[in-house]
Predicted 3D model of a 101-nucleotide RNA (TPP riboswitch aptamer (THI element)) from Sulfuricella sp. Its Rfam family is "TPP riboswitch aptamer (THI element)". Rfam 15.1 lists 16,130 matches to the family in 8,693 species. Rfam links the family to the GO term thiamine pyrophosphate binding. Rfam's curators write: Vitamin B(1) in its active form thiamin pyrophosphate (TPP) is an essential coenzyme that is synthesised by coupling of pyrimidine and thiazole moieties in bacteria. Its mean pLDDT, the model's own confidence on a scale to 100, is 78. It was read from a public genome assembly, where an Rfam model found it. Taxonomically the source falls in Sulfuricella (Bacteria, Pseudomonadati, Pseudomonadota, Nitrosomonadales).
RNA sequence: CAUCUUAGCUGGGGGUCCUGGAUGCGAUUUCAUCCGGGUGAGACAAACCCUUUGAACCUGACGCGGAUAAUGCCGCCGCAGGGAAGCGUUGUCGGUCGCAA
Numbered sequence: 001c002a003u004c005u006u007a008g009c010u011g012g013g014g015g016u017c018c019u020g021g022a023u024g025c026g027a028u029u030u031c032a033u034c035c036g037g038g039u040g041a042g043a044c045a046a047a048c049c050c051u052u053u054g055a056a057c058c059u060g061a062c063g064c065g066g067a068u069a070a071u072g073c074c075g076c077c078g079c080a081g082g083g084a085a086g087c088g089u090u091g092u093c094g095g096u097c098g099c100a101a
Stems, first nucleotide, its partner, number of pairs: 001094001004091001008087003011051004016045001017038008057082003063076004
């Protein structure tokens, strides 16, 4: 110098579903709040995840198949398209230059 690799700092990006009960609204539905349950890293936590080596997340999508009490719950879609960066650190291989022997 440079490849790979490992924390970190600062900045930035992102998602917030389904369902039981109680209360409120004349009733039903719907909606709101609170307390539980399901999945998950995360379902309002100042938390979690992601940050171009980019499946965090969005579009496709009121998509398709399989499950479930129900749901992006699981899989496909997906070498499809988008999507938010700088500093700097640990270690290793290699190259070049200098110094010493």